[in-house]
RNA sequence: GGUCGAUAAUGGCAAACCUGUCUAAAGUCAGGGACGCAAAGCCACGGGUCCUCGCUUCCUCCGAGAAGCAAUCGCAAUCCUCCCGGAGGACCCCAAGAUCGCCGGGUUGCCGUA
Numbered sequence: 001g002g003u004c005g006a007u008a009a010u011g012g013c014a015a016a017c018c019u020g021u022c023u024a025a026a027g028u029c030a031g032g033g034a035c036g037c038a039a040a041g042c043c044a045c046g047g048g049u050c051c052u053c054g055c056u057u058c059c060u061c062c063g064a065g066a067a068g069c070a071a072u073c074g075c076a077a078u079c080c081u082c083c084c085g086g087a088g089g090a091c092c093c094c095a096a097g098a099u100c101g102c103c104g105g106g107u108u109g110c111c112g113u114a
Base pairs, nucleotide, nucleotide: 004112005111012037013036017032018031019030020029022027035101041107042106043105045104046103047102048099049098050097054093057090058089059088060087061086062085063084065082066081068075069074
C1' cells in the first nucleotide's frame, strides 16, 4: 500500500413511529426516538422502485344529436346501439420529480484482531 473485517478501542450515523416545516404527491428538512449500519459519508451516472403532468384505450354518470351499430351469431330502432361534449375512475406507456437505509458504479475517509 492492497484485500479483508473482532462480541476490540475511539467516535459517528439513525429505520419504523410521534411532533412541527416545505411539497400537488412521492418525499425533504428540524426535534424526539433506535431497527439497524464499516462507508447508513458524498455524487441520481446505469438499472430498479415510488409519485405524477400528459397521451392512448376502456368503464361509469350527465347533456345534446343520429338511426343505426357490428360484420360470425347478433343488438337497437321506447332507456338499451352509435357518435360528440363535459365530469369522475382504471390499466399500460411516460416528461419532470423523489429515493444513495434497493442494487451496481464513481469518489473521499476512521480503526487494525486474524

c-di-GMP-I riboswitch aptamer from an uncultured Woeseiaceae bacterium, 114 nucleotides, folded computationally. The sequence was found by an Rfam model in a public genome assembly.